[in-house]
RNA sequence: GCUCCUAUAGCUCAGUCGGUAGAGCGUGCGGCUGUUAACCGCAAGGUCGGCAGUUCAAGCCUGUCUGGGAGCG
Numbered sequence: 001g002c003u004c005c006u007a008u009a010g011c012u013c014a015g016u017c018g019g020u021a022g023a024g025c026g027u028g029c030g031g032c033u034g035u036u037a038a039c040c041g042c043a044a045g046g047u048c049g050g051c052a053g054u055u056c057a058a059g060c061c062u063g064u065c066u067g068g069g070a071g072c073g
Base pairs, nucleotide, nucleotide: 001072002071003070004069005068006067007066010025011024012023013022019056027043028042029041030040031039049065050064051063052062053061
C1' cells in the first nucleotide's frame, strides 16, 4: 500500500426479507432466609462508532472517515 471481517445497554453478544431495539451477566428495589449466599419477581440502563446518501421508513442497504482484528505484498 491492497483486500476482507468487525463496532448494538456497564460487560459478553443476538437482532430473519428494511417496518415500535432484545437476551445473559452485572446494577438497583422487593420477596424468601435468624443473617449472608443461592433462588424468585420487578425496574432502571441505548443518538445502534462519526458524517453523508437511498427510502414513506435504516441497527440492517450505499459512500466515506475513525477504532479493533485477520490476510496479502